[in-house]
Context: one part of a larger RNA
RNA sequence: GGCGAAUGGUGGAUGCCUAGACUGUAAGAGGCGAAGAAGGACGUACUAGACUGCGAAAAGCUAUGGGGAGCUGUCAAGAAGCCGUGAUCCAUAGAUAUCCGAAUGGGGCAACCCGGCAUGGUGUGAAUCAUGUCACCCUUAGGGGAGCGAACUCAGGGAAGUGAAACAUCUCAGUACCUGAAGGAAAAGAAAUCAACCGAGAUUCCGGGAGUAGUGGCGAACGAAACCGGAUUAGCCCUAAAGUUUGUGGGGUGUUAGUAGAACAAUUUGGAAAGAUUGACCGUAGAGGGUGACAGUCCCGUAUACGAAAACUAACCACGAAUUAAACGAGUAGGUCGGGACACGAGAAAUCCUGACUGAAUAUGGGAGGACCACCUUCCAAGGCUAAAUACUACUUACAGAUCGAUAGUGAACCAGUACCGUGAGGGAAAGGUGAAAAGAACCGCGGCAAGCGGAGUGAAAUAGAACCUGAAACCAUUUGCCU
Numbered sequence: 001g002g003c004g005a006a007u008g009g010u011g012g013a014u015g016c017c018u019a020g021a022c023u024g025u026a027a028g029a030g031g032c033g034a035a036g037a038a039g040g041a042c043g044u045a046c047u048a049g050a051c052u053g054c055g056a057a058a059a060g061c062u063a064u065g066g067g068g069a070g071c072u073g074u075c076a077a078g079a080a081g082c083c084g085u086g087a088u089c090c091a092u093a094g095a096u097a098u099c100c101g102a103a104u105g106g107g108g109c110a111a112c113c114c115g116g117c118a119u120g121g122u123g124u125g126a127a128u129c130a131u132g133u134c135a136c137c138c139u140u141a142g143g144g145g146a147g148c149g150a151a152c153u154c155a156g157g158g159a160a161g162u163g164a165a166a167c168a169u170c171u172c173a174g175u176a177c178c179u180g181a182a183g184g185a186a187a188a189g190a191a192a193u194c195a196a197c198c199g200a201g202a203u204u205c206c207g208g209g210a211g212u213a214g215u216g217g218c219g220a221a222c223g224a225a226a227c228c229g230g231a232u233u234a235g236c237c238c239u240a241a242a243g244u245u246u247g248u249g250g251g252g253u254g255u256u257a258g259u260a261g262a263a264c265a266a267u268u269u270g271g272a273a274a275g276a277u278u279g280a281c282c283g284u285a286g287a288g289g290g291u292g293a294c295a296g297u298c299c300c301g302u303a304u305a306c307g308a309a310a311a312c313u314a315a316c317c318a319c320g321a322a323u324u325a326a327a328c329g330a331g332u333a334g335g336u337c338g339g340g341a342c343a344c345g346a347g348a349a350a351u352c353c354u355g356a357c358u359g360a361a362u363a364u365g366g367g368a369g370g371a372c373c374a375c376c377u378u379c380c381a382a383g384g385c386u387a388a389a390u391a392c393u394a395c396u397u398a399c400a401g402a403u404c405g406a407u408a409g410u411g412a413a414c415c416a417g418u419a420c421c422g423u424g425a426g427g428g429a430a431a432g433g434u435g436a437a438a439a440g441a442a443c444c445g446c447g448g449c450a451a452g453c454g455g456a457g458u459g460a461a462a463u464a465g466a467a468c469c470u471g472a473a474a475c476c477a478u479u480u481g482c483c484u
Base pairs, nucleotide, nucleotide: 001483002482003481004480005479006478007477008476009475015469016433017432020404021403022401023400024399025398026397027396028395029393030392031148032147039100040099041098042055043054044053046078049075050074051073061094062093063092064091065090066089070082071081072080105114106113107112115134116133117132118131119130120129121128122127136145137144138143152183153181154180155179156178157177163170167217193200194199204231205230206229207228208227214222215221235385236384237383238329243323244322245321246320247319248318249317250316254312255311256310258306259305260304264279265278266277267276268275280297281296282286288300289299290298334358335357336356337355338354339353340352341351344370365380366379367378368377369376420427421426440468443455444454445453446452
């Protein structure tokens, strides 16, 4: 020096765990806001910091109801207190609610600065303090609007990467994105519809029809409808109610706290029994979780049965109240030109929308039936309303999973949209586990009044000692065997 073994160190894989995620199911709710929201700043405790709560009445105040022994939120102990004259806690309804923020008296570099008016206070006075009020738009003069919010909806605008193996029509796609408006859904909707000589009878959604008929540099690709089967059903008005909106009351249902709730002992192993053995019991409860190992009978619960002073409650019932297009649809239908939508790219291209120019008829009339004409059939445009079946889930509750288990699962299990990076838009981490219980190592020794060790003690265990479960490998040592 090499190879091997053992023992350590380092390191944090693996196993086990779960406080957090993910995806659903069933319900609820589907909004909040000038009575000042969402979101923040600054304060606020016996408190230095942070989170949570709250707002100068500041981890809180009042009332009502529940509840019944502890409590003063968490990191996080201590101190000082509260509580059967019922605290803490839970629910409902109130009070308070600084400053910024639509932010609204004016201004402004958000959380700051400076005012007017009225009333009141202090001051000899200049002045100063408190309360209220003062933005803009619309208005029927009562009031309303604004701003925020995850997706869903409708409307106004509207790409490109891409595909076509290049590329221009085409496609991607009326997608992404921007904007506006609204609702719990929205939109659509009671035939100037289809059909085919038989008939159907508003709309919406689903399964077929069907990747069919078609469209298409007939390339890439795009792609119906009638009709059938289902879900759900509802019709009405303009001539005024059988529509719409809304108030009060009623019973009942439910939501927001809760209450009761069966049944096990001994022995044994062990640090610990829920394990094992023996013998019992309950079950409308053997869902689940916890407890020193695996508990129907220990605890919380579960099945089941009950419960509301207060607030709210879809639908239903009763009694009211309010409201309204306009009056049957003319610069319309249709035409020409140019665009767009229809599965349909101008095509033989009907149908629908309309920028320009034109321009009828009036039920003895008019539209449509995919150029157009005739016949036939069918419907009545140019006014309006309409539940359900359908879409979505930021949010609440309950439940579930051949979903993940800390490089996974959300970016985030942990004080995470944090630290940090960037002028900014924006980007964006790492980081879980002692033990059943802190019993978290008194005391002694070495050391620098260290770090770190050695004793002692706790514990079942300390190679569980806080850099703490398990503790792989790389890597580093020590000891030792063999080879050189």
The prediction has a mean pLDDT of 86.
The part of an RNA shown here (large-subunit ribosomal RNA, domain I) has 484 nucleotides and comes from a Thiotrichales bacterium.